[in-house]
RNA sequence: GCUGAUAUAGCUUAAUGGCAGAGCAUCUCAUUCGUAACGAGAAGGUUGUGGGUUCGACUCCCACUAUCAGCUCCA
Numbered sequence: 001g002c003u004g005a006u007a008u009a010g011c012u013u014a015a016u017g018g019c020a021g022a023g024c025a026u027c028u029c030a031u032u033c034g035u036a037a038c039g040a041g042a043a044g045g046u047u048g049u050g051g052g053u054u055c056g057a058c059u060c061c062c063a064c065u066a067u068c069a070g071c072u073c074c075a
Base pairs, nucleotide, nucleotide: 001071002070003069004068005067006066007065010024011023012022013021018055026042027041028040029039048064049063050062051061052060
C1' cells in the first nucleotide's frame, strides 16, 4: 500500500428496510436480626463520525476514524 471483518446501554451481545431488545452490572422496593442470594420494579442508547437512497435506515450505498485478521513489498 491492498483486501476482509467488526463498531448498538457501564460490560457481553440480539434486532427480514417498519415501536432499538435481552443478560450481567447500577438504583429502588420487598424478604432477613443483618449481609449475600432469590423475588418485584425502575433508570440507562443522538446504533463509531459525516453524507446519500427511501414514505421510513442499526439494516442499503459512499467517504472517514478505530480495532482485529490476511496479502504484498513489484508499482